A computed fold for a 90-nucleotide RNA from Dehalobacter sp. 12DCB1, annotated as c-di-GMP-I riboswitch aptamer. Rfam family: c-di-GMP-I riboswitch aptamer. Rfam describes the family as follows. GEMM was predicted in a large-scale screen for bacterial structured RNA regulatory elements. Model confidence (mean pLDDT): 87 of 100.
RNA sequence: UUAUGUUAAGGGCAAACCCGCCGAAAGGCGGGGACGCAAAGCCAAAGGGUCUACGACGCUUAAAAGCGUUAUGAUAGCCUGGUUGCCAAG
Numbered sequence: 001u002u003a004u005g006u007u008a009a010g011g012g013c014a015a016a017c018c019c020g021c022c023g024a025a026a027g028g029c030g031g032g033g034a035c036g037c038a039a040a041g042c043c044a045a046a047g048g049g050u051c052u053a054c055g056a057c058g059c060u061u062a063a064a065a066g067c068g069u070u071a072u073g074a075u076a077g078c079c080u081g082g083u084u085g086c087c088a089a090g
Base pairs, nucleotide, nucleotide: 005087012037013036017032018031019030020029021028022027035077041083042082043081046080047079048078049075050074051073055070056069057068058067059066
């Protein structure tokens, strides 16, 4: 230095839930809070999966409501992948 992540040390992040805000929703942001995480750092224009359906299309209806399909929306704490990084017992 690289790989590995079981040894410690210094630490880091923050699920569910609650409050406020944004959003049609999924969900996101901030505060509290910790289920967990060796990348639970970053990338959604690397690939796949999953979630939502404003809008669009179709069906239905006297009309509305409703139902179905669909991502340009979301998810990196779903997986693979890319990329950056702390430590150094073995």